Predicted 3D model of a 1447-nucleotide RNA (small-subunit ribosomal RNA) from an uncultured bacterium. It matches the Rfam family "Bacterial small subunit ribosomal RNA". The RNAcentral record of the sequence draws on ENA. Model confidence (mean pLDDT): 86 of 100.
[in-house]
RNA sequence: AGAGUUUGAUCCUGGCUCAGAAUGAACGCUGGCGGCAUGCCUAACACAUGCAAGUCGAACGAGAUCUUCGGAUCUAGUGGCGCACGGGUGAGUAACGCGUGGGAACCUACCUUUUAGUACGGGACAACGUUUGGAAACGAACGCUAAUACCGUAUACGCCCUCCGGGGGAAAGGCUUGCCGCUAAAAGAGGGGCCCGCGUCUGAUUAGCUUGUUGGUAAGGUAAUGGCUUACCAAGGCUUCGAUCAGUAGCUGGUCUGAGAGGAUGAUCAGCCACACUGGGACUGGGACACGGCCCAGACUCCUACGGGAGGCAGCAGUGGGGAAUAUUGGACAAUGGAGGCAACUCUGAUCCAGCAAUGCCGCGUGUGUGAUGAAGGCCUUAGGGUUGUAAAGCACUUUCAACGGUGAAGAUGAUGACGGUAGCCGUAGAAGAAGCCCCGGCUAACUUCGUGCCAGCAGCCGCGGUAAUACGAAGGGGGCGAGCGUUAUUCGGAAUUAUUGGGCGUAAAGGGCUCGCAGGCUGCUUGAACAGUUAGACGUGAAAUCCCCGGGCUCAACCUGGGAACUGCGUUUAAUACUAGCAAGCUAGAGUAAUAGAGAGGAAAGUGGAACUCCCAGUGUAGAGGUGAAAUUCGUAGAUAUUGGGAAGAACACCAGUGGCGAAAGCGGCUUUCUGGCUAUUUACUGACGCUGAGGAGCGAAAGCGUGGGGAGCAAACAGGAUUAGAUACCCUGGUAGUCCACGCCGUAAACGAUGUGUACUAGCCGUUGGGGGGAUUUACCCCUUAGUGGCGAAGCUAACGCGUUAAGUUAUCCGCCUGGGGAGUACGGCCGCAAGGUUAAAACUCAAAGGAAUUGACGGGGACCCGCACAAGCGGUGGAGCAUGUGGUUUAAUUCGAUGCAACGCGAAGAACCUUACCUGGUCUUGACAUCCUGAGAACUUUCUAGAAAUAGAUUGGUGCCUUCGGGAACUCAGUGACAGGUGCUGCAUGGCUGUCGUCAGCUCGUGUCGUGAGAUGUUGGGUUAAGUCCCGCAGCGAGCGCAACCCCUAUCCUUAUUUGCCAGCACAUCAUGGUGGGAACUAUAAGGAGACUGCCGGUGAUAAACCGGAGGAAGGCGGGGACGACGUCAAGUCAUCAUGGCCCUUACGACCAGGGCUACACACGUGCUACAAUGGGAAGGACAAAGAGCCGCGAAGCCGCGAGGUGUAGCUAAUCUCAGAAACCUUUUCGUAGUCCGGAUUGGAGUCUGCAACUCGACUCCAUGAAGUCGGAAUCGCUAGUAAUCGUAGAUCAGAAUGCUACGGUGAAUACGUUCCCGGGUCUUGUACACACCGCCCGUCAUACCAUGGGAGUGGGUUGCACCAGAAGUGGCUAGUCUAACUUUAUUGAGGACGGUCACCACGGUGUGAUUCAUGACUGGGGUAAAGUCGUAACAAGGUAACC
Repeated sequence: AGAGUUUGAUCCUGGCUCAGAAUGAACGCUGGCGGCAUGCCUAACACAUGCAAGUCGAACGAGAUCUUCGGAUCUAGUGGCGCACGGGUGAGUAACGCGUGGGAACCUACCUUUUAGUACGGGACAACGUUUGGAAACGAACGCUAAUACCGUAUACGCCCUCCGGGGGAAAGGCUUGCCGCUAAAAGAGGGGCCCGCGUCUGAUUAGCUUGUUGGUAAGGUAAUGGCUUACCAAGGCUUCGAUCAGUAGCUGGUCUGAGAGGAUGAUCAGCCACACUGGGACUGGGACACGGCCCAGACUCCUACGGGAGGCAGCAGUGGGGAAUAUUGGACAAUGGAGGCAACUCUGAUCCAGCAAUGCCGCGUGUGUGAUGAAGGCCUUAGGGUUGUAAAGCACUUUCAACGGUGAAGAUGAUGACGGUAGCCGUAGAAGAAGCCCCGGCUAACUUCGUGCCAGCAGCCGCGGUAAUACGAAGGGGGCGAGCGUUAUUCGGAAUUAUUGGGCGUAAAGGGCUCGCAGGCUGCUUGAACAGUUAGACGUGAAAUCCCCGGGCUCAACCUGGGAACUGCGUUUAAUACUAGCAAGCUAGAGUAAUAGAGAGGAAAGUGGAACUCCCAGUGUAGAGGUGAAAUUCGUAGAUAUUGGGAAGAACACCAGUGGCGAAAGCGGCUUUCUGGCUAUUUACUGACGCUGAGGAGCGAAAGCGUGGGGAGCAAACAGGAUUAGAUACCCUGGUAGUCCACGCCGUAAACGAUGUGUACUAGCCGUUGGGGGGAUUUACCCCUUAGUGGCGAAGCUAACGCGUUAAGUUAUCCGCCUGGGGAGUACGGCCGCAAGGUUAAAACUCAAAGGAAUUGACGGGGACCCGCACAAGCGGUGGAGCAUGUGGUUUAAUUCGAUGCAACGCGAAGAACCUUACCUGGUCUUGACAUCCUGAGAACUUUCUAGAAAUAGAUUGGUGCCUUCGGGAACUCAGUGACAGGUGCUGCAUGGCUGUCGUCAGCUCGUGUCGUGAGAUGUUGGGUUAAGUCCCGCAGCGAGCGCAACCCCUAUCCUUAUUUGCCAGCACAUCAUGGUGGGAACUAUAAGGAGACUGCCGGUGAUAAACCGGAGGAAGGCGGGGACGACGUCAAGUCAUCAUGGCCCUUACGACCAGGGCUACACACGUGCUACAAUGGGAAGGACAAAGAGCCGCGAAGCCGCGAGGUGUAGCUAAUCUCAGAAACCUUUUCGUAGUCCGGAUUGGAGUCUGCAACUCGACUCCAUGAAGUCGGAAUCGCUAGUAAUCGUAGAUCAGAAUGCUACGGUGAAUACGUUCCCGGGUCUUGUACACACCGCCCGUCAUACCAUGGGAGUGGGUUGCACCAGAAGUGGCUAGUCUAACUUUAUUGAGGACGGUCACCACGGUGUGAUUCAUGACUGGGGUAAAGUCGUAACAAGGUAACC
């Protein structure tokens, strides 16, 4: 310090997630030792048991025990002090509660200092005794008694009160005889009470609150100020700088995190506060309204004899309960501290220790060295090896820790040690007793195998898993940390993701619709004085601990400790005076006023004009009009439409008219008048900062809508009808009501947009345009300067980019508004406004990992431009109809083996299924196997015949002893056996290689470097021409290059040279019925080698002088001459595991192998591809002519003979330019048929044969005789072809025993048409839009149906909190009170004062009633929302999305 995640990729915006640190933690797995810390965060839930506050006999009487009679000890009670500390908890509390800094009207036991005093009396009450009540707790009556208990008197400088005369007020003694006490007063220290400034959470969907309330006077009350309380008087006080109300919360030092600023937190330790079962109350006391005190009320628990009583662990342990979760019913007062005591001492769950817990931090150990045959085992493997791994074993050492045996501190100034089997030290034995957890797809360090097969599972985010998973589970290996490691939860960080430091608002979320304006914020120039802010110094304070620095102590560390620094704060004070604020005095540049001009659809009202539409009246006139893509509804013979004249009514104002004008915006348009607002220019004069912005507030505010009353021509929601359509509640058409118009009043919203708040200043220009001013020319019309508007382009700069750019989205600075992921939702609830419609303010649950902006490359468009192709058009011939052949689907079957499936599967793999092939089915058989290698044994190999069987196979049988040799043996072959292995047309073409199809023989696809861009990318490759072509030329921030195109290769068309057999034969001969048959020839043809030729080379025109195009000449051939081979980057997870090869998986007496038979040939049907036809351009008959290219020895097979024929017989020739297949056919000539189901057509069937073959039944081809079906040119639709092409005619070959209408090749005859590119299909280039990128076979919206989730409404129902009104009133305190009782003092002895009890009044807790508010839960039913898989209906949006979209 960053990283992952939106996209095909990019930049940005923006959320989500991760890596870090931390914890009073919990859970899972694991666990050796020690030190130091820490340990109910939940139920302030309920508590059994024990302990946690007593002490003093030197205050007092009494009793008991012991006694050495001196006394000692113990104790209930009276009395004193303490129990208000210490310890616990955080419920309440948003408060002077806490923090910090100040203040004045106070109190203070014990402690310290000082001063003075401590005199004289009196009456009681406990204990105790007697009687007595009660179950108990606990009492009652009478009697006796002491005191440092209580009371009086005296004294009192000082103390208190005072009307200044005076008045009032104290004590306690004890004993061990010098100590402890007591009283009064003054001070101190420490402690406490009170008041004030500032700081201290969230909500405005809480906006008003308050009657003792705010102040005053008087009185009361308190330790003390004070409405603290009461009476009277006044009407105040608080609040948008957030009162009141609601929710939440103890506050702080600190702690965690962070670079800091901040954020979160408030365990342990320390300070303060509050509380003690819940609520109320007072008493005592120096101090309490009192945790282990009292009284009352309430709930709960316990005891009870039912009458009545007792209790309060939020003290330490402990129990139950709750919970994910938190310890021992331990030891000791040895230390520190506290209470009492003169003291000894007693008490002390404060405290010090121990126990439990890896809860945390820190330290240590689990061994060290050596050890390669790199052991065994495991795992992987390309089978060689690699790895675990010096790791182990082995050898040599050591003993920290733990264990065992001894010894043994400090903590203790005199005594006293719980800890303590202490720490430490010494010794003994032995590697001995001591390693796990998580992770290994990226982020993020670390990889392989097996299992699983969208299952099981993982997951923090992205995401893994559908048969080769580095992501699941296991193993091996590796990485990280280590007595721990992971997970979960929470906090901060990263997050500049609430932005003070440190963000934004044109399009990503975000400028209020506009203006005015109170408060508030900000504010021009100069001078003076002053010092509030500001700056600097000093002083006080900022507790200790903590953090930090330097030291010290435990062997180190954690930990403990000394000193320093720091505590960024607050207060007081001194100084400075620039700036800001306040004060005083000025100025004129901002702002404003007046004067003079000017432009304008600025506003309001009244009047007025013409054109057009419609309606009415009248005329002319006749059959249609209107409307549409086409129609119809509609109007019209009752006279429409059209046309002429007249009239009525309402609304809107053509041309002018303009990125022209005006207005704050909304908005404003005929003309005239009246009233009226603002703006601009120029020059003077005046005022003197009067300014800007503006939360709340007020006003204006399109259209639609609402109310009342008018008006209503045209247009036109709703509605009706007609069309369209699968439907059409739409788009189109015919009608048509609200409304649109006017007046008055509401509404208050719009994509109210420049998606750009207002005002100020500054920062290059150029070109328009509107209004004004100035100058110069011309006299029209122009130029220059300037000012206020309004536009276009553009510099710097800004911006994610697009873009903005003096009219800023630049720079500066002011104020306001607004934003913080998408959805839910601008919705619900509540408030306010409204007649309503609705508006405004405005959430949450839940859900997703994105949503989004700009730009890029593609793809796509029922977008545009250009171009090409048998793409259309123009033609020729077909398919689709018939019969048959063949392939496919489907069906059938024991099996009908498998594959191919739009173009690009379907006469395809298959260049040929009767057996074989063959992979399928049935049956019969084999198991190291039909085939390969190795080992052992036997045997030559091989061969004849017979039997059984469908054969495989089994049994019997005959002949035969081979080859090489170094004589050991070896090689080949056969049989048997054992195990390694063979075998598989079994699966996966979505694991693959190779091969192939297709776009497409389309003209494209890229790279290097340079340049541009933040980048994806662009440029080049675009543009102007041209081409079949990214072919070439020109231009150009590009310059070059590669793969493609073309050419190079083959065939073909012309010629030349060479060669001459098996081919050829012109000339010369020979021979024949005839034939290159023969001699010979090398001219021709042909053959097969090498050359030539064609290049827009030449001429003319066009073009830009280019490239090129058009025409022409010459030429066998002319603009690529015609064909072929050749197929760029890539696309389709295209096809093929059944050609072959191959990973993985599967089978192994079978999914392998052999045999026989069957099947692949089935047949209601559907489709593709073909053949033959339907006839006269033809069929039949007879005669006649002309090819090319092939094939042939297990072959082609001549002639001859036989057969109607298929064929048979026969053997000559030929390993082929020699022989054979081999007769080419269409064609030509002659003849017949005469438009018919025929002399067309040949299916089907019967009979008889031929050939191949082991075998033609299932299931071959051919021949002959006979039979003679459909079919008379084919619906919608659809295919091929642009020249030697289509069409038509035959020939040959591969496969092959046989079996083509298929396929491949060959030649013969040989057309028609192309105006052209509007349209269909496909493709190319440029451009445009896009919400598509699996790329339009895309994306995507809403209703409905189903399930689940959260939520709103809801008759209500049940709780909590709370306001108001009223009732009620325990205990207690205060006031009043002869009702009763009464020791001290007083008294004339009766009383009096005083007191207690009682009564009553006031206040008041609990409780009750009524009525509101608020919140939570729940509720039949109901509303929308979200999520979910492949559901239903349509197709609204994205392209002109097929009616542009949106508000």